[in-house]
This record gives sequence, C1' cells and structure tokens, in this order.
RNA sequence: UCAUACUAAUCGCUUAAUUCUAAAGAAGCGGGGGACCCAUUCUUGGGGCGAAUUUCUUUAAUGAAUAGGAUAACUCUUUCAGUCCGAGCCCGACAGCUAACCUCGUAGGCGUUGAAAGGGAGACGA
Repeated sequence: UCAUACUAAUCGCUUAAUUCUAAAGAAGCGGGGGACCCAUUCUUGGGGCGAAUUUCUUUAAUGAAUAGGAUAACUCUUUCAGUCCGAGCCCGACAGCUAACCUCGUAGGCGUUGAAAGGGAGACGA
C1' cells in the first nucleotide's frame, strides 16, 4: 500500500442506566438547584426529567395528523421507502445564565425492515 473476514445469548441494542463490594457504601456517568457580568421579571401562573410537542375533529374519552425518537452487528455521517413510539412523573408560587457550593438519579424495555452514498478503522494474508 492492497482489502476479502467478523453472525453472536459467557453475545449484543436502546439509555446517564456502568464498574467494584457480602452489605453499607464508593468510583464513573447523567440531571437539577445555585453569584458577579449579561439577560429577564407581569394568573393567560411558572418550571424540571424524558424523543414524547403541537394542531384538528369530537365532547370529556377516543380518533386523525404532527415537532421529535427508535428501527444495531467494525464504526460515524447523510439520503430513500417501510414499520413502531410520539408516554408517564415531579416541584408547588419558585428555579435564565452561573465560579464556589448544595442535591438527586444510576431505572425500564428489548433480540431489531430493505436499500444507496461518503469518511474512518481493519485480524489473517499478499
């Protein structure tokens, strides 16, 4: 420099969701609160986690559409068609940014549709 392999559960995907430990707990990761400066201030209350927001019909519960999210198999980005999701919960009159500082979470759901373009990496081998 070339470029063909990786097909799996003792392995992987989504996600902050992991690792150590008998446990308590700790580390890592993620979120929130919280100055100066700047910005803002208002019952039409407002704010936070999350992809999960908005509109219409209807009339109080559903339906349709929609911002957005997922659809993996070396990895990243983009495009086309299809499929699915488009929830739930919390704070309680209060939260912009934010050094110091304070605080919380570390769950849940899964085994994945078919193509195209570009970048990176690349065992064995030559």
A computed fold for a 126-nucleotide RNA, annotated as c-di-AMP riboswitch aptamer (ydaO/yuaA leader).